[in-house]
RNA sequence: GGUAGAGGUUGCGUGAUUCAUGAGUAGACUGACAGAUGCGUGAGGCGCAGAAGAAGCAGCUUGAAAGGGGAUCAUGCCGAAAGGUUCGUCACCUCGGGACGGAUACUUGGGCGUACAGAUAAGAUCUGUGCGACUGUCAUCAGUUUGAUGGGGCGCUAUC
Numbered sequence: 001g002g003u004a005g006a007g008g009u010u011g012c013g014u015g016a017u018u019c020a021u022g023a024g025u026a027g028a029c030u031g032a033c034a035g036a037u038g039c040g041u042g043a044g045g046c047g048c049a050g051a052a053g054a055a056g057c058a059g060c061u062u063g064a065a066a067g068g069g070g071a072u073c074a075u076g077c078c079g080a081a082a083g084g085u086u087c088g089u090c091a092c093c094u095c096g097g098g099a100c101g102g103a104u105a106c107u108u109g110g111g112c113g114u115a116c117a118g119a120u121a122a123g124a125u126c127u128g129u130g131c132g133a134c135u136g137u138c139a140u141c142a143g144u145u146u147g148a149u150g151g152g153g154c155g156c157u158a159u160c
Stems, first nucleotide, its partner, number of pairs: 001160005008078001011077009027062002029059003033056001037049004041096005081108003084104007109135002112132008137151006
């Protein structure tokens, strides 16, 4: 250097189907209520709608969707992947934030619980940081099939 593998029955992603949530919400319709603002992403700008009636309120009038989540099935894998940084594109322009794609010699072995922060409709879930035990692997030391200390995936095991 090549090849093949292991960690976990909640390993990491992707797709499809279905279920709940979203939500009796947004929107539409009606009003003899009401009377000047509302919308385009948060702010500013610039536009659009509006007394031919904005927002709001009421209605035993109607009524979604997306992302995220659970289950099942299929499938790609074991830096799988996620995050950070940076570049480009998208939504009217700028800033911030968001989505998608590319690059990366940065960080992270893995899942879980917990505190804080952020995203989000959300006590679901995801992301980051700290802490906790568990688990896998290697090294060293001890030695009754275990224990202690330490390290990380550019690693570990087997083989050529």
Predicted 3D model of a 160-nucleotide RNA (Lysine riboswitch aptamer) from a bovine gut metagenome. It matches the Rfam family "Lysine riboswitch aptamer". For this family Rfam cites "Riboswitches Control Fundamental Biochemical Pathways in Bacillus subtilis and Other Bacteria" (Mandal et al., Cell, 2003). The family has 47 seed sequences and 3,224 matches in Rfam 15.1. Rfam describes the family as follows. Riboswitches are metabolite binding domains within certain messenger RNAs that serve as precision sensors for their corresponding targets. The coordinates come from a structure-prediction model, not an experiment, and the mean pLDDT is 80. The RNAcentral record of the sequence draws on MGnify. RNAcentral records the identical sequence in 2 taxa.